[in-house]
RNA sequence: AGAGUUUGAUCCUGGCUCAGGAUGAACGCUGGCGGUCUGCUUAACACAUGCAAGUCGAACGGAUGUUUUCUUUCGGGAAAACAUUAGUGGCGGACGGGUGAGUAACGCGUGAGAAUCUGCCUUUAGGACGGAGAUAACAGAAGGAAACUGCUGCUAAUCCCCGAUGAGCCGGUUUACCGGUCAAAGAUUUAUCGCCUAGAGAUGAGCUCGCGUCCGAUUAGCUAGUUGGUGUAGUAAAAGUGCACCAAGGCGACGAUCGGUAGCUGGUCUGAGAGGACAAUCAGCCACACUGGGACUGAGACACGGCCCAGACUCCUACGGGAGGCAGCAGUGGGGAAUUUUCCGCAAUGGGCGAAAGCCUGACGGAGCAAGACCGCGUGGGGGAGGAAUGCCUUAGGGUUGUAAACCCCUUUUAUCUGGGAAGAAACUAUUGUCAAAGAUAGCUGACGGUACCAGAUGAAUAAGCCUCGGCUAACUCCGUGCCAGCAGCCGCGGUAAUACGGAGGAGGCAAGCGUUAUCCGGAUUUAUUGGGCGUAAAGCGUCCGCAGGUGGCAGUUCAAGUCUGCUGUCAAAGACAGUGGCUCAACCACUGAAAGGCAGCAGAUACUGAGCAGCUAGAGUGCGGUAGGGGCAGAGGGAAUUCCCGGUGUAGCGGUGAAAUGCGUAGAUUUCGGGAAGAACAUCGGUGGCGAAAGCGCUCUGCUGGACCGCAACUGACACUCAGGGACGAAAGCUAGGGGAGCGAAUGGGAUUAGAUACCCCAGUAGUCCUAGCCGUAAACGAUGGAUACUAGGUGUUGUCUGUAUCGACCCGGACAGUGCCGUAGCUAACGCGUUAAGUAUCCCGCCUGGGGAGUACGCACGCAAGUGUGAAACUCAAAGGAAUUGACGGGGGCCCGCACAAGCGGUGGAGUAUGUGGUUUAAUUCGAUGCAACGCGAAGAACCUUACCUGGACUUGACAUGUCGCGAACCCGGGUGAAAGCCUGGGGUGCCUUCGGGAGCGCGAACACAGGUGGUGCAUGGCUGUCGUCAGCUCGUGUCGUGAGAUGUUGGGUUAAGUCCCGCAACGAGCGCAACCCUCGUUUUUAGUUGCCAGCAAGUAAAGUUGGGCACUCUAGAGAGACUGCCGGUGACAAACCGGAGGAAGGUGGGGAUGACGUCAAGUCAGCAUGCCCCUUACGUCCAGGGCUACACACGUACUACAAUGGUCAGGACAAAGGGUCGCGAACUCGCGAGAGGGAGCCAAUCUCAUAAACCUGGCCUCAGUUCAGAUUGCAGGCUGCAACUCGCCUGCAUGAAGGAGGAAUCGCUAGUAAUCGCAGGUCAGAAUACUGCGGUGAAUCCGUUCCCGGGCCUUGUACACACCGCCCGUCACACCAUGGAAGUUGGCCAUGCCCGAAGUCAUUACCCUAACUGGUUUACCAGAGGGGGAUGCCGAAGGCAGGGCUGAUGACUGGGGUGAAGUCGUAACAAGGUAGCCGUACCGGAAGGUGUGGCUG
Repeated sequence: AGAGUUUGAUCCUGGCUCAGGAUGAACGCUGGCGGUCUGCUUAACACAUGCAAGUCGAACGGAUGUUUUCUUUCGGGAAAACAUUAGUGGCGGACGGGUGAGUAACGCGUGAGAAUCUGCCUUUAGGACGGAGAUAACAGAAGGAAACUGCUGCUAAUCCCCGAUGAGCCGGUUUACCGGUCAAAGAUUUAUCGCCUAGAGAUGAGCUCGCGUCCGAUUAGCUAGUUGGUGUAGUAAAAGUGCACCAAGGCGACGAUCGGUAGCUGGUCUGAGAGGACAAUCAGCCACACUGGGACUGAGACACGGCCCAGACUCCUACGGGAGGCAGCAGUGGGGAAUUUUCCGCAAUGGGCGAAAGCCUGACGGAGCAAGACCGCGUGGGGGAGGAAUGCCUUAGGGUUGUAAACCCCUUUUAUCUGGGAAGAAACUAUUGUCAAAGAUAGCUGACGGUACCAGAUGAAUAAGCCUCGGCUAACUCCGUGCCAGCAGCCGCGGUAAUACGGAGGAGGCAAGCGUUAUCCGGAUUUAUUGGGCGUAAAGCGUCCGCAGGUGGCAGUUCAAGUCUGCUGUCAAAGACAGUGGCUCAACCACUGAAAGGCAGCAGAUACUGAGCAGCUAGAGUGCGGUAGGGGCAGAGGGAAUUCCCGGUGUAGCGGUGAAAUGCGUAGAUUUCGGGAAGAACAUCGGUGGCGAAAGCGCUCUGCUGGACCGCAACUGACACUCAGGGACGAAAGCUAGGGGAGCGAAUGGGAUUAGAUACCCCAGUAGUCCUAGCCGUAAACGAUGGAUACUAGGUGUUGUCUGUAUCGACCCGGACAGUGCCGUAGCUAACGCGUUAAGUAUCCCGCCUGGGGAGUACGCACGCAAGUGUGAAACUCAAAGGAAUUGACGGGGGCCCGCACAAGCGGUGGAGUAUGUGGUUUAAUUCGAUGCAACGCGAAGAACCUUACCUGGACUUGACAUGUCGCGAACCCGGGUGAAAGCCUGGGGUGCCUUCGGGAGCGCGAACACAGGUGGUGCAUGGCUGUCGUCAGCUCGUGUCGUGAGAUGUUGGGUUAAGUCCCGCAACGAGCGCAACCCUCGUUUUUAGUUGCCAGCAAGUAAAGUUGGGCACUCUAGAGAGACUGCCGGUGACAAACCGGAGGAAGGUGGGGAUGACGUCAAGUCAGCAUGCCCCUUACGUCCAGGGCUACACACGUACUACAAUGGUCAGGACAAAGGGUCGCGAACUCGCGAGAGGGAGCCAAUCUCAUAAACCUGGCCUCAGUUCAGAUUGCAGGCUGCAACUCGCCUGCAUGAAGGAGGAAUCGCUAGUAAUCGCAGGUCAGAAUACUGCGGUGAAUCCGUUCCCGGGCCUUGUACACACCGCCCGUCACACCAUGGAAGUUGGCCAUGCCCGAAGUCAUUACCCUAACUGGUUUACCAGAGGGGGAUGCCGAAGGCAGGGCUGAUGACUGGGGUGAAGUCGUAACAAGGUAGCCGUACCGGAAGGUGUGGCUG
């Protein structure tokens, strides 16, 4: 510090996810040791048991025990000492310890403040005089189950009371004064400790204020002691703190009130920081102590281990009544994913009491449990290659595990055993010392603990796991599984070769731990102060006005609020940081130090901001003079058009459409002429022209009225900009009321279209559209761009005004300001683009955004007559949604061009019969494959057996075939039995070749095992080959350039071509694969050669014949050459390329034909041609044999043949080829047969012989338009050939038979010249078996205007929501399943406040109530009164409780609404291309649904 994920790829926006750190954690697997920490985050749920606050006899009287002394009436009594102590009294139980429920508050933090108190402690000053009283304990008697409690009697004090004195306090005043009023306690060991008053201090506490302190506005108004005053009460103290009266205030958009949540802080975690999150342990503050209320005591409490009352709960009970409060330490139950011992000790530190010893102390110090966290240590170290064995993989060679092990040498931390063994301890006490201290000496005290630590002995001995290995992310193979089982943080893996699942081997990471889960910060600049955005990605309010608020021109002066500087105080300690030190290191601990920053105060500075004062004119405004304008409102007028009415004219149609129909019309329409009426809108001018804030505004004239611009520079003197709330305006649609209604026209009706057509089209047509008054308040209200100001190149239009030169004037040529357009520099931008009218550079103010969906929905509130508008969530769900640009593909987009693509022609197919292939059906089997073009006379260049893969049956099992081992035998030949054959059983003959004499080669048989074998599967695991687009003209690369990039350029453009063929131009220049050419063949010719070919001339010869001699001239054969290149001429064209025409030529513009098939596409075809991975079968899915099947047959399709006839058929005669084949062959002559053919065998391994008569054609005869002398299917009979075999199931011949068929519907195929059409011939396959296939020649046309249309293709361009690429994508209803959620008659909880009733405890008040020791007074000897104390009653307040109506919130609810999700459901086709009616926005109506239509708007 980044990475993965949207796409075919790219850039951007944007979310999701990961890598890091952390935790009071938990869970899974595993687990050696030590140190230091930490340990109920949940039920502030309930608690058994024990302990957690006592102490003082030096405050007091008793009691008890022991000892001693005295005394005695010998029962005892008294005194003293010591010890223990219930009670009275004092101090402490307000600390320490726990918890975080409540609390959004002066609660906390920080900084200030004044009107206060403060026990014990320190210090200063002074004092402590005199008297009196009660009561517990105790004794007696009584009640009660108990807890406990009355009654009578006695008694003490540091208990209580009175008097005196006194400073203080209060009041007055003449302030060195007077009056009033209030103190004390003693104890003992005689030296101290206490007591009282006052002052001061310290500590602690109370109170007040500034600032800071979570979320919600779908909480906007709250408040009656409320705000203030006066008086009074009250408190330690200020105060509405309480009360009475008076006033009507106080708080709030700088967020009151209400609701939710929460103890606050130092700090902790994270982060570069700013921040964010948290508030365990430790520390400070607060609050609480079963729940609620209350006071008492006290220095301090409204009191955790005190009291009273009420409530809930638990326990005891004799039912009358009582007792209790672990959120102290342990512990129990419960809850929970989850959190410890009913331990030891007061030895240390600290606390309470005490003079002290000491006692108490679950504070604390320690131990125990837990890998819960952090830190440290170990599980050994060195050597050791035949690189052992095992495992795993393997290309079978090897690799890896791996120096790892074994083995050798060494060490002993740890472990076990033995021995030694701390520090933490000093106080206190005693002695001494001092005035007293300080000090000195001695003694005593350890829970941890026989622990830490040290030494010795033994021996590698006692000690390794967990996770991961597709990318992110370090680490790879095999097996199993087969969209199953499963994995997964994101992307995503798994459908038979899974580095992603499970196992194994290996590897990587960390390590006594490792992973997972949860949560927080980070990465995330993804809430952006640091540090983001808003034209199109989410985002500028529809527009303007404007209060508060924010911001604000030039220069002066004063102040010093902000700001800056210095100093002071403070921000506890701990923590963090730096340094040093102590535990062997570290964690841990100790000591020292420092900084930034906050708040407050003091002093200073005055540039900037601010405030006050006095100014200026550049901003802003006023004035004066002009100008343009569909700016607004109102009134008046006008013509064209439309419709309607009336009349004339006139006759059969009009109208409407793609085509029609509905409709109108003989009752006279449409047309045409004249007259009249009505309403709405204003052609031309008209224009990226004008005006207005926007919405918007268009005939003419008039009235009223708002704003802008230009010029002048007279006036004011910052008056400005922006604007949350607020206000005004605001298209269309819509609403209310009243008018109006020509045209248009939602809805609606009808006609068409259609599968349907709730649409598009047509005919009608109501609301509405128009006016007046009022509402609504929204639009793609758009420049998808808020307003203001300033600055930053230009060029070119246009509107308005002014103006320069010049002119008589207008032009021309300029300038300034204000508007409105286009292009463009810098710059900006993801790109597109923007660019002085900014989306540039800056400042100010406002609004808005933070992934997609759910959703602009629900609920709430406000507004509205309604429609609805404004505000505006969540659950749930996805990993994307999106912007711009790129390359393709596609379009019922465009342009250019080509092709037998259409057109123009010729001939077919589709109809018939037959052949053949396919589908389907059938079958035991009808083997398999090929399936749009590009399967279907295809694999198959030929199924009777074989082929053959299929079926039935019979057989074989190392096999029909290959290699290896062993044994036997030559090989081999001839039989027999059985059988359909294979096979099984069995007999005989025969003895070879080479040799180094061991044996070997080849062949056969037998045995066992490795293995053979498979036309079994997968063409979606493959190689190879092939088809197709397409013989279409394309497909790419290097370098350069452009672009952030994908990519572009080149390859586009202008011409031209069959062609990316060539030329020109050009940020391109070159190159490659394709095109063309090179190759073969045909066409002309030369030359060479001359047999088997040829025969002109010469000769021979025949019935005829190159038959013979001879010759190679010609034809021909087959080698080598020539020839054609737009080379020449003319024209066109840019002078180019090229095209057109011509000459010459056998051939002319690629001369005809063939071979040749770029990058790629179709997971195209083929595992059955071959090869091959993997899987499967192994007495069978292998092999052999016989028979059957592949030839079936209601039917459908493809491809062919033959026809339907006279351009023909038939008979007779006659003519002309090319190219091939031939020895298991072709087979002549001749003979036989009607013929197929048979006999025969010459010749020929072929320019020699042969297949082999070519046919159409020509000549002549007959047939005369008919199911025929056409056509030949089918069938019968008789034959021939091949072959082991012709039944299923061959071909041919003869005779006989003589079916359909009379030119073929929709549709569809081929062909552009030696082509189509037509005619025959040959070959391969093959024993035999072509109408098929491949070739060969013969005869030999028609048409092409042209590119509108159909199909296919190429190039350029455009749109795109497609990229599996239109056979694409995608919308909505309906049906089913699941999920969350809204509404809902209600039902049931919680919280909150309000009103009324009742009213405990208790304070306060009142009381002609009751009781009453001290003290005072009076009378007087026991009375009265007062003071004081106690009780009762009444009143106010008042908790809990009751009643009532509310508010907020949760759960549930028949039914119901929409939403989301779900591989293959239904209906349509709305959107994306002109998406087939351009789409979208607002609104209204309508419709199964997407949606349609009306109206206005937008271009996305």

RNAcentral holds the sequence, with entries from SILVA. Small-subunit ribosomal RNA from a metagenome, 1500 nucleotides, folded computationally. Its Rfam family is "Bacterial small subunit ribosomal RNA". Gene Ontology terms of the family: ribosome and structural constituent of ribosome.